Transfer RNA from a Chitinophagaceae bacterium, 74 nucleotides, folded computationally.
NCBI's taxonomy places the organism under Bacteria, Pseudomonadati, Chitinophagia, Chitinophagales, Chitinophagaceae.
Rfam family: tRNA. By type it is a transfer RNA.
RNAcentral holds the sequence, with entries from ENA.

[in-house]
RNA sequence: GGGACGUUAGCUCAUUUGGCUAGAGUAUCGCCUUGACAUGGCGGGGGUAACUGGUUCGAAUCCGGUACGUCCCA
Numbered sequence: 001g002g003g004a005c006g007u008u009a010g011c012u013c014a015u016u017u018g019g020c021u022a023g024a025g026u027a028u029c030g031c032c033u034u035g036a037c038a039u040g041g042c043g044g045g046g047g048u049a050a051c052u053g054g055u056u057c058g059a060a061u062c063c064g065g066u067a068c069g070u071c072c073c074a
Stems, first nucleotide, its partner, number of pairs: 001073007010026004019057001028044005050066005
């Protein structure tokens, strides 16, 4: 330098070919339970979907560019 794949919540990941308020586990916070702790139960908060532009009535999803990561080639 060229190519492939990936980037969604603090972390690990879903999201059936574009359409409902983008979810789960874990973590965190509060409450209940206990003499106290742990475990367990209930509930809450947290995401401009890497960034930018485009296509479309409508984009996490399709297209271009940029950035970062992994791998392959040179």